A computed fold for a 100-nucleotide RNA from a Chloroflexota bacterium, annotated as Bacterial small signal recognition particle RNA.

RNA sequence: GGCUGGGUCCCACGCGGCGGAGACCUGUGAAUCCCGCCAGGUCCGGAAGGAAGCAACGGUAAGCAGACAUCUUCGGGUGCCGUGGGAGUGCCUGGUCUGA
Numbered sequence: 001g002g003c004u005g006g007g008u009c010c011c012a013c014g015c016g017g018c019g020g021a022g023a024c025c026u027g028u029g030a031a032u033c034c035c036g037c038c039a040g041g042u043c044c045g046g047a048a049g050g051a052a053g054c055a056a057c058g059g060u061a062a063g064c065a066g067a068c069a070u071c072u073u074c075g076g077g078u079g080c081c082g083u084g085g086g087a088g089u090g091c092c093u094g095g096u097c098u099g100a
Base pairs, nucleotide, nucleotide: 001097002096003095004094005093006092007091008090009086010085011084012083013082014081015079016078018075019074020073021072022071023070025066026065027064028063034059035058036057042051043050044049
C1' cells in the first nucleotide's frame, strides 16, 4: 500500500429488565332515594292467614386501603442483548497478500 471482516453511526423487528396504569386477590365500604332475609311491633281479617316493613344479620355498588405472583397496556439516554437492512468521509480493531 491492496483485499477482506468486525465495532462505533442510523432504521426496523424481537428478547429480557425498570417504572406507571388497569384487571385479578384481600379488607373496608350506602345511618339514605342497593339487594336478600326480616325478631319485635304495625296494618287488613270473626278466624285461618295475608300485607307493608324498623332494628339486627348476610351479600354488594361507587369509593378507599393493602399485598407476592399472574395477565393486559403505556413509556425510556433500560441492556457495552440478538437478528436483518442501511450509511460509511471518519475513528478503533482482526485476518491475509505485497513492497521498502
The coordinates come from a structure-prediction model, not an experiment, and the mean pLDDT is 76. The organism belongs to Chloroflexota, within Bacteria. It matches the Rfam family "Bacterial small signal recognition particle RNA". By type it is a non-coding RNA gene. Rfam's curators write: The signal recognition particle (SRP) is a universally conserved ribonucleoprotein involved in the co-translational targeting of proteins to membranes.